Context: one part of a larger RNA
RNA sequence: UGACGGGGGCCCGCACAAGCAGUGGAGUAUGUGGUUUAAUUCGAAGCAACGCGAAGAACCUUACCUGGUCUUGACAUCCCGAUGACCGGUCUAGAGAUAGGCUUUUCUCUUCGGAGACAUCGGUGACAGGUGGUGCAUGGUUGUCGUCAGCUCGUGUCGUGAGAUGUUGGGUUAAGUCCCGCAACGAGCGCAACCCUUAUUGUUAGUUGAUACAUUUAGUUGAUCACUCUAGCGAGACUGCCGUUGACAAAACGGAGGAAGGUGGGGACGACGUCAAAUCAUCAUGCCCCUUAUGACCAGGGCUACACACGUACUACAAUGGCAGUCAUACAGAGGGAAGCAAAGCUGUGAAGCAGAGCAAAUCCCUAAAAGCUGUCCCAGUUCAGAUUGCAGGCUGCAACUCGCCUGCAUGAAGUCGGAAUUGCUAGUAAUCGCGGAUCAGCAUGCCGCGGUGAAUACGUUCCCGGGCCUU
Numbered sequence: 001u002g003a004c005g006g007g008g009g010c011c012c013g014c015a016c017a018a019g020c021a022g023u024g025g026a027g028u029a030u031g032u033g034g035u036u037u038a039a040u041u042c043g044a045a046g047c048a049a050c051g052c053g054a055a056g057a058a059c060c061u062u063a064c065c066u067g068g069u070c071u072u073g074a075c076a077u078c079c080c081g082a083u084g085a086c087c088g089g090u091c092u093a094g095a096g097a098u099a100g101g102c103u104u105u106u107c108u109c110u111u112c113g114g115a116g117a118c119a120u121c122g123g124u125g126a127c128a129g130g131u132g133g134u135g136c137a138u139g140g141u142u143g144u145c146g147u148c149a150g151c152u153c154g155u156g157u158c159g160u161g162a163g164a165u166g167u168u169g170g171g172u173u174a175a176g177u178c179c180c181g182c183a184a185c186g187a188g189c190g191c192a193a194c195c196c197u198u199a200u201u202g203u204u205a206g207u208u209g210a211u212a213c214a215u216u217u218a219g220u221u222g223a224u225c226a227c228u229c230u231a232g233c234g235a236g237a238c239u240g241c242c243g244u245u246g247a248c249a250a251a252a253c254g255g256a257g258g259a260a261g262g263u264g265g266g267g268a269c270g271a272c273g274u275c276a277a278a279u280c281a282u283c284a285u286g287c288c289c290c291u292u293a294u295g296a297c298c299a300g301g302g303c304u305a306c307a308c309a310c311g312u313a314c315u316a317c318a319a320u321g322g323c324a325g326u327c328a329u330a331c332a333g334a335g336g337g338a339a340g341c342a343a344a345g346c347u348g349u350g351a352a353g354c355a356g357a358g359c360a361a362a363u364c365c366c367u368a369a370a371a372g373c374u375g376u377c378c379c380a381g382u383u384c385a386g387a388u389u390g391c392a393g394g395c396u397g398c399a400a401c402u403c404g405c406c407u408g409c410a411u412g413a414a415g416u417c418g419g420a421a422u423u424g425c426u427a428g429u430a431a432u433c434g435c436g437g438a439u440c441a442g443c444a445u446g447c448c449g450c451g452g453u454g455a456a457u458a459c460g461u462u463c464c465c466g467g468g469c470c471u472u
Stems, first nucleotide, its partner, number of pairs: 005472001007471007015461002019425005026315008034306002042053002064301007073127001077126002079123006088103006106117004129290002132288003138284002140279003143275001145273001150189006156165003169180003195267004200235007209225003213222002238261001241255005317418001321377005327372001335366003340359002345354003384415001389410007431453007
């Protein structure tokens, strides 16, 4: 100088408290440990690993195992020789890789001798190749403390020096934010602002959007751009105004006006550094290691095993509910669509099939929003719950046995609100309800978004946890 203290003072945070909904008990999904296995590929490990890498393991992916194969190689450059192709079609053997046939089949220059280009096959070695090791050799990227308010520098001054001062003090703030004071005066990286979005409005524009007018079954047509909306440019919020408090300051509290008030809400943005934190399996890369194998190809299997333990979710245990009816077939937002989205109509109890209008989309389609209303059930393991299993089907795809999703009929398990313990959340939030997208042939209870309905509580800072400043 720091770090630490079951030392002190001050302050903050869903940290506690006050509340709401959960987890921990059940079933299932998923990840992990363990065990098993020929293999169950590898990584991630308190917070900050465990629905994590993986935005999607039937083959492929795939890195693992078994078996069958190759050795200048699946991929790149160079050299030599042969052929005229390569591609495409087809036959035989084989699980296929592969091996052997048949068919088809180049270009440019030319002194017609040949030369060159390109491609295939064969050969020689230089080399290729490695998801092999080391994240404790590294780059790059990322997590975390933490969006916490801090971390430093120049000159000066003080101290023998390490260092101190500034950055401490009095107030104030979300903030080292600002004011005042002060041997300090200034400055930089952070804070804030500048960026995006949302909330109000003006103006410009008016199609594919909209409709006060006319018309129609229908924004359908004419007309129009007032309104809604869309998307460009502006305005608007600054403690600007008033009052009180304050040190005549910074600021705080209350009020007016205002769509919005004191950072309006949300996002992007992460200082110096910490954890030899994570990643050599995104990629790059030093060194080490393998080189007829630790490289490469193929078929099948495995990553999906199952006494058990843990994490994260979904569905429930019911009446604020289940079921039926279709009653108004009420009311969204944001997305996606050409090897695509697919309407009307018809068939099927249904998954779905036939059909193919329209649409590279403010035009067409996905698209039905769901929680709502009426009737019934009458508190029961039930008209709750839906696991499991049997049968019959549908879809994708060479192929659903290991190992996909969906439908119908039948079956009808545990479960009656969950011990110790523990999580999230302060407002359009929690809770609850549905919708979309990426990945993707197919496959979501996961992830990322979107809107609908829409609460309760916060006295307060003694205590638990984490953090900041001063001091010892």
Molecule: small-subunit ribosomal RNA, 3' major domain
Organism: uncultured bacterium